RNA sequence: AGAGUUUGAUCCUGGCUCAGGAUGAACGCUAGCGGCGUGCCUUAAGCAUGCAAGUCGAGCGGUUCGACGCAAGUCGGACAGCGGCAGACGGGUGAGUAAUGCACAGAAAUGUACCCCUUAGCGGAGUAUAGCCCACCGAAAGGUGGGGUAAUUCUCCAUAGUCUCUCCUUUAAAAAAGAGAGUAAAGUGCGUAACUGUACACUAAGGGAGCAGUCUGUGUCCCAUCAGCUAGUUGGUAGGGUAACGGCCUACCAAGGCUUUGACGGGUAGGGGGUCUGAGAGGAUGGCCCCCCACAAUGGCACUGAGACACGGGCCAUACACCUACGGGUGGCAGCAACUGGGAAUCGUCGACAAUGGGCGAAAGCCUGAUCGCGCGACGCCGCGUGUGGGAUGAAGUCUCUCGGGAUGUAAACCACUGUGAUGAGGGAAGAAGUCCUCGCAAGAGGAUUGACGGUACCUUAUUAGAAAGCCGCUACAAACUACGUGCCAGCAGUCGCGGUAAUACGUAGGCGGCAAGCGUUAUCCGGAUUUAUUGGGCGUAAAGUGUGGGUAGGCGGUUUAUCACAUCUUAUCUUAAAUGUUGAGGCUCAACCUCGUCACUGGGUAAGAGAUGGAUAGACUAGAAAGCAAGAGGGGAUGUUGGAAUUCUGGGUGGAGCAGUGAAAUGCGUUGAUAUCCAGAAGAACACCAAAGGCGAAGGCAAACAUCUGGCUUGUUUUUGACGCUGAGACACGAAAGCUAGGGUAGCGAAGCAGAUUAGAGACCUGCGUAGUCCUAGCUGUAAACGAUGUCUGCUAGAUAGCUGGUCCGCCGACUGUAGAAUUAAUUUUCUAUUGUGGGCGGACUGGCUGUCGUAAGCUAACGCGUUAAGCAGACCGCCUGGGGAGUACGAGCGCAAGCUUAAAACUCAAAGGAAUUGACGGGGAGCUACACAACCGGUGGAGCGUGUGGUUCAAUUCGAGACAAAGCGAAAGACCUCACCAGGGUUUGACAUCUUAUCGUUUAAUCCCAAAGAAACUUGGGACCAUCCGCAAGGAUGAUAGGACAGGUGUUGCAUGGCUGUCCUCAGCUCGUGCCGUGAGGUAUCGGCUUAAGUGCCGAAACGAGCGCAACCCUCGUCGUUUGUUAAAUUUUCAAACGAGACUGCCCUGACAUCUGUUAGGGAGGAAGGAGAGGAUGACGUCAAGUCAGCACGACCCUUAUACCCUGGGCCACACACACCCUACAAUGGCGAACAACAACGGGCUGCAACUUCGUAAGGAGAAGCAAAUCCCUGAAAUUUCGCCUCAGUUGGGAUUGCGGGCUGAAACUCGCCCGCAUGAACUUGGAAUCGGUAGUAAUCGCGGAUCAGAAGGCCGCGGUGAAUGCGUUCUUAGCUCUUGUACACACCGCCCGUCAAGCCAACAAAGUCGGGGGCGGCUGAAGCUCGCUUUAUUGCGAACAAAGCCGAACUCGGCGAUGGGGACUAAGUCGUAACAAGGUAACC
Repeated sequence: AGAGUUUGAUCCUGGCUCAGGAUGAACGCUAGCGGCGUGCCUUAAGCAUGCAAGUCGAGCGGUUCGACGCAAGUCGGACAGCGGCAGACGGGUGAGUAAUGCACAGAAAUGUACCCCUUAGCGGAGUAUAGCCCACCGAAAGGUGGGGUAAUUCUCCAUAGUCUCUCCUUUAAAAAAGAGAGUAAAGUGCGUAACUGUACACUAAGGGAGCAGUCUGUGUCCCAUCAGCUAGUUGGUAGGGUAACGGCCUACCAAGGCUUUGACGGGUAGGGGGUCUGAGAGGAUGGCCCCCCACAAUGGCACUGAGACACGGGCCAUACACCUACGGGUGGCAGCAACUGGGAAUCGUCGACAAUGGGCGAAAGCCUGAUCGCGCGACGCCGCGUGUGGGAUGAAGUCUCUCGGGAUGUAAACCACUGUGAUGAGGGAAGAAGUCCUCGCAAGAGGAUUGACGGUACCUUAUUAGAAAGCCGCUACAAACUACGUGCCAGCAGUCGCGGUAAUACGUAGGCGGCAAGCGUUAUCCGGAUUUAUUGGGCGUAAAGUGUGGGUAGGCGGUUUAUCACAUCUUAUCUUAAAUGUUGAGGCUCAACCUCGUCACUGGGUAAGAGAUGGAUAGACUAGAAAGCAAGAGGGGAUGUUGGAAUUCUGGGUGGAGCAGUGAAAUGCGUUGAUAUCCAGAAGAACACCAAAGGCGAAGGCAAACAUCUGGCUUGUUUUUGACGCUGAGACACGAAAGCUAGGGUAGCGAAGCAGAUUAGAGACCUGCGUAGUCCUAGCUGUAAACGAUGUCUGCUAGAUAGCUGGUCCGCCGACUGUAGAAUUAAUUUUCUAUUGUGGGCGGACUGGCUGUCGUAAGCUAACGCGUUAAGCAGACCGCCUGGGGAGUACGAGCGCAAGCUUAAAACUCAAAGGAAUUGACGGGGAGCUACACAACCGGUGGAGCGUGUGGUUCAAUUCGAGACAAAGCGAAAGACCUCACCAGGGUUUGACAUCUUAUCGUUUAAUCCCAAAGAAACUUGGGACCAUCCGCAAGGAUGAUAGGACAGGUGUUGCAUGGCUGUCCUCAGCUCGUGCCGUGAGGUAUCGGCUUAAGUGCCGAAACGAGCGCAACCCUCGUCGUUUGUUAAAUUUUCAAACGAGACUGCCCUGACAUCUGUUAGGGAGGAAGGAGAGGAUGACGUCAAGUCAGCACGACCCUUAUACCCUGGGCCACACACACCCUACAAUGGCGAACAACAACGGGCUGCAACUUCGUAAGGAGAAGCAAAUCCCUGAAAUUUCGCCUCAGUUGGGAUUGCGGGCUGAAACUCGCCCGCAUGAACUUGGAAUCGGUAGUAAUCGCGGAUCAGAAGGCCGCGGUGAAUGCGUUCUUAGCUCUUGUACACACCGCCCGUCAAGCCAACAAAGUCGGGGGCGGCUGAAGCUCGCUUUAUUGCGAACAAAGCCGAACUCGGCGAUGGGGACUAAGUCGUAACAAGGUAACC
């Protein structure tokens, strides 16, 4: 210090999450020791038992015991009571309390026991009472009466220069002086013969210290959905009361007091020093320790006392609990332990007063659950240990593996050491200072004695590696990886997210990482989070500028002078308790911990000073602002009057069949006369042209013309005032449309509604009607995407250009008026010249105001963009924002007639939501271009029969795969058996096939062959024949068999684990790289633009320059020619074949296009066998489809192993109601049939072969057989065609399915299930609906031929040649594709995304008749104890009054729980209905 997470990727905004630290913690697993700390956070719930406050005999009278003594008596101990002091401290807890509190800084009107200092004193007298004795009541607790008694108890007297009070004098007051009145006391010990004395007490007064009470200022949490609160309330006077001021209390008088700087109300909470965190500022917190406060079962009350309204005192009430003889009593752990309960959770019914401290006491001493110690708990911090060194090319085990190895790992074993620890033994503290006794005047000296912890710490010594390591993690963040198991299961998870058969994310193991007597988890706080931003954020589009204006409080404010010193600053000083913190030392072996010093405690007070800046006061100025005067522009506003065009309606005329409307229609209107047209009239609303980037207004908004009233703005002048200014919470005013109320008005338009269409539906879009409304008047509403999504004001910071509207100057033009002069006229007429002034037009320069555009400046911005009209640079003030949804919703409140508006949450839920830009993809967006894509033409398919394939069905099985294009005469270039994977049945188990190994055998044997038996066969059993056996001396090897073990085998699964191969987009023109440049970046540029091409083909321009894979070319075939060679052959001017060459390149000419040349390109011509790629083929970029194939082959993993392997027989893949795909044959005369010794091919194949020829058979074919391993022989007579004849438009002499009979061929075998021949039979079908396919030239169409496969079996496939067309205007439309551009909420990319109702489940909140509970006030009734007052009593005895806790009743308020039901909301892999939004989303969307 950052990181993960929104996206295909990017930048930004923004939330969520993590890494750190901390804790009075808890939980899980684990656990050796010690030190120091720490330990009921929950029920301020209840508490058995013990202890926690007593002490003093040197205050008192007694009681009792003991010792000594004969006794008198002496000495000593203990005890209840009276009396004194202390029980107000110490200890606990945090309920209440938002100020009667606390913190800091101050103040005056106070008190004070014990302690210290000073001064003075301590004389005299008396009366009671407890204890005690007697009697009585009561269960007890306790009480009553009588008798008598003491004191440091109580009372009185005396004393009083002090103190208190009163009066007087003086004084401004305080004070001082004087007079009068009043107020004290207690003894005891030691000592002495007794006093004096002495010690401790006692009294009065003053002072101090410490403590306590009171007051003031400042600070001290959340809610405004709490905005008004208050009658002792605010003040005064008088009195009372208090230690003391004071409405603290009472009476009277006045009507005040507090509050947006947050009163009042509600919620929560003890406060601080400090603690945690943080760089700091801050944020959170207040356990232990220290200070203060409050409380003591709940509520109230006083008494005593120096001090209390009193934790272990009292009285009363209430609740609870206990005892009881039922009459009545007793109690208060939030002291220490302990117990019950609650809870995730928090300890011993321990020891000691040795130390420190406290109470009492003269002291000894007693008391002290304060305290000191020990115990329990890894609860925390700190420290130590569990060993150290050596020890292998590295044991075993385990894990892994490519089987070679690797890891665990010097780790272990083993060897040598050490002794922190453990165990045994011995020694053994510090903490102790004091206190007491004796001596001493004293200082001091001597003596005695005190330790809970504890025989503990510690030290010494002996033995012993021995008792002593776990927890979490290992996808990324975030250090650390493999195997197996599991298979969206089980599970993990802080976030993103893992898991659906190869999981580094689940579980286990090995290994590794981290920390370590702990480690993880959970909870909470701070941090990271600049994510509330003072330091230190924002508001055009991400959340965020109020719709607009004037203006109140407030905030801020021009120049200058003087004074003040409030802020501010400086210096000094006091304070900021200690502890904590910092730092330097010191002490425990170190550390934690403890001790000392120092600094800090950022704050506050006081004193002195400074005078810049802010402020205050006084004065001045004119640059801000305002006013005056003179001009100007304008749909600014209000009221009134007037106008024309159009529309509709009414009346009349002409006219005669339609009009209207739409994508197309229909509803509608019209022969009762529409539409059209002419005339006249009526009504209401809106104002064409001008008109614009234009004007005005604060915004909303404003448009015919004229008049009246009126607001603002601008310019000039620089006349006046003299900072009068800016902003602006609340409040106020204005505020489109729609809507509401009342009254008018209503031509057109037109929500709702009706009807017609459209549609699957159409509650819509379209059409015809049409009510509110739109208009006016008066009021209400108060909202809009009220937008520039940009608050108002001021200043500063390059420009260019345009518009509207002013001013000044210059020039020109012409007009008017005046003056002067000249000429002229009958004239004062007219003309000319000069000139002053006025107003106008044009042009130029300068200078204001307003409104636009560009933006190349700078700058800003996430980018887009903004850019003197800022979103730049600064200042002032206001408003607003803090993840998305829930929600601008609920509740409450205010406003409103209502509709509704304003203000405005939470529960719950998600990990995103969002902005800008990028690349794609897509669009029922746009532009350009291409293709047998359409169009034009030719021929088909779809209808029939048959063949083949597929689906479906059937079956024992009908094996499997392929499924839009891109499956379906496809894998299959060929299923009768085999193939074969399927089915039925039979059989085999180291196997049909490969390799290795062990044992045994090898003339009692194996292989081969034959025979027999059973069998469907495989195979089994038996018999026989034949004879082989190698090398080596041997051991043994080779080989074979049997038995066993490793293994074989699998067309079993996964093409979504794969290789290879293939299809498709697509033979479309694209796809990229290097460097440079641009951009924060994703990316862009290049690859774009213009022209061009079949082409990213080429040229030019341009921040690009080059390159690669594709294109093209190189390759093959064909077309022309040449050369050479060659077999065959009739070809000899060379048919054919092969090889090598030539030829074509826009080369030449003409014309056009692009930007002229250069150059590119198009069209035409010549020549040529061939002309613009000559024709065809092969060739398939980056990639897409998890496309296809595990059944061609290979291969990972899984599965089977007497079976999913292997063999055999038979069957099946050939089934058949039906549906689809692709062929064939046809429907006929451009034909069919017959005849002909009629004509013409090419590619190919041939020895298990092709077979001439002869012969037999009607034929298929049979028999014989020449030739040929083939340019030689054969297949091989090609057919369409040509010629002749018949048929004559018919289901035919078309067609040839189906069926019967008889044959042939192949083959062990032809039934299921082959092909062919002959004879007979002679089905559908007469050109094919919607729809759809192929083809642009040697093509379509048509005709035959060959080959592969193959024993046999093509209508399929692959090839070959013969004959040989038609059409193409063109790119609007359809399909597919390419490029650019545009929009996007898509990126699994439109087969996308996504909205709402309904249905189901679940969750939280809201409303709700009501119901239950809490809270604090108000009113009333009743009223304990107690204080005060009054009366009274022997008595503080009794009664009464006021106040008053608790209780009861009542009407409200407020908070909460539950609640039938209701309405919405959130969420939930695959529910229903539609398709609203995103593209022009198919009616642009939105407010």
The RNA shown here (small-subunit ribosomal RNA) has 1487 nucleotides and comes from an uncultured bacterium.
The RNAcentral record of the sequence draws on Greengenes.
Its mean pLDDT, the model's own confidence on a scale to 100, is 81.